[in-house]
C1' cells in the first nucleotide's frame, strides 16, 4: 500500500427488502425460614456518512475499527 473476512444491547446470537428475535447479565416481583434453583414483569442494540426503494439489519459506495492475506 493493495486484497479479502467481519462489525446488532454489558456478552453471545436469529432475522436473504416490511413491527429487531432468543438466550445470558442487570433490575424488580412471586415463592423459601435463608440461599440457589424455578416461574413473572422490565431494561436495553443494527459500527460510521451517503447512494437506491413506498419501504434498508438486508442492496450499492466511502470512511472507521478488528482479523487475515501479499509486498
Nucleotide at each position: 500500500a493493495c486484497g479479502g473476512c467481519u462489525g446488532u444491547g454489558g456478552u453471545c446470537u436469529a432475522a436473504u427488502g416490511g413491527c429487531a428475535u432468543g438466550a445470558u447479565a442487570c433490575a424488580g416481583g412471586c415463592u423459601u425460614c435463608c440461599c440457589a434453583a424455578g416461574c413473572c414483569u422490565g431494561c436495553g442494540a443494527u459500527g460510521u456518512g451517503g447512494g437506491u426503494u413506498c419501504g434498508a439489519u438486508u442492496c450499492c459506495c466511502g470512511c472507521c475499527a478488528g482479523c487475515c492475506g501479499u509486498a
Predicted 3D model of a 71-nucleotide RNA (transfer RNA) from a Candidatus Woesearchaeota archaeon. Lineage of the source: Archaea > Nanobdellati > Candidatus Woesearchaeota. Rfam family: tRNA. Its mean pLDDT, the model's own confidence on a scale to 100, is 82. The RNAcentral record of the sequence draws on ENA.